A computed fold for a 266-nucleotide RNA from a Planctomycetota bacterium, annotated as Bacterial large signal recognition particle RNA.

RNA sequence: CCGUGCUAGGUGGGGAGCUAGGGGUUCCCUGUCACCUGCAACCCCCUCCAGCAGGACUGAAUUCCUCUCCGCGGGACGCGGGGGCGGGUGUGGAAGAAAGCAAGGAGCGUUGAUGGAGGGGACCCAAGCAAUGGGGACCUGUGAACCUGGUCAGAGGGGGAACCCGGCAGCCAUAAGCAGUGCUCUUCAUGUGCUCUGGGGCCACCUCUCCGGAGCCACCUGCUUUUGGAAGCUUCGUCUUCUGCGUUUCAGAGAGAGGUGCACGG
Numbered sequence: 001c002c003g004u005g006c007u008a009g010g011u012g013g014g015g016a017g018c019u020a021g022g023g024g025u026u027c028c029c030u031g032u033c034a035c036c037u038g039c040a041a042c043c044c045c046c047u048c049c050a051g052c053a054g055g056a057c058u059g060a061a062u063u064c065c066u067c068u069c070c071g072c073g074g075g076a077c078g079c080g081g082g083g084g085c086g087g088g089u090g091u092g093g094a095a096g097a098a099a100g101c102a103a104g105g106a107g108c109g110u111u112g113a114u115g116g117a118g119g120g121g122a123c124c125c126a127a128g129c130a131a132u133g134g135g136g137a138c139c140u141g142u143g144a145a146c147c148u149g150g151u152c153a154g155a156g157g158g159g160g161a162a163c164c165c166g167g168c169a170g171c172c173a174u175a176a177g178c179a180g181u182g183c184u185c186u187u188c189a190u191g192u193g194c195u196c197u198g199g200g201g202c203c204a205c206c207u208c209u210c211c212g213g214a215g216c217c218a219c220c221u222g223c224u225u226u227u228g229g230a231a232g233c234u235u236c237g238u239c240u241u242c243u244g245c246g247u248u249u250c251a252g253a254g255a256g257a258g259g260u261g262c263a264c265g266g
Stems, first nucleotide, its partner, number of pairs: 001266006009058003012030005020047005035055005064259006073250009082240005088233002096227006103221003107216002115211007123200004128194003131190007138182001139180004148173004156165003
């Protein structure tokens, strides 16, 4: 140096989280094809050469081990921006609400305001007349297989007979019921009409008359009082898996350097 067989090792790594610590299951990143089965978050397996149990492949190097560089990504801390909540401020009080005033505008007013006096209406109660509608009475018609009445042919029953008895159909009448009519009587009702009548009422509204003679009103602006509590601002505190920057820490992939066997045969 070559060949054969084997062994250590390897068949992903990292961050967060959990843990006394390690690994795994979980979440995220990287990156690649980089084995299989079972176990496991009020968790599973372990103990510093730190998953366990079983199996498979590879195997001393492109693949295993160590170091350096680089820095995907994560963690911690600090400083900001944005947002939420609380406090402060706003508050010598925004909007709104109520009461009042009457400076300005509008409107009404000498064709007479506010006010005062009188009458009527509207309003309420009772009664009346009418209208409309309903009920009842009266009237007319109809109306009963038997269980209504009268008359009851035939038939039936009693009787020696005269005669008597009950009685279906028919006919007549009628009960309840049904239908109709007159609008005659009566009764009830009314989103009705007329107001004739009487009473009540009249703060306010409409209207008429009289007195009197200049104000009235509060719609808009404004002002006062009471009530009401806001938008906004950002000094403070706190939270933020919203976001930016800085420091620090761990660090994948990648690049580089170095290191690592045993047996036999030639």
The gene name in the source record is ffs. Rfam family: Bacterial large signal recognition particle RNA. Rfam classes the family as a non-coding RNA gene. The sequence is in RNAcentral, with records from ENA. The source organism's lineage runs through Bacteria, Pseudomonadati and Planctomycetota.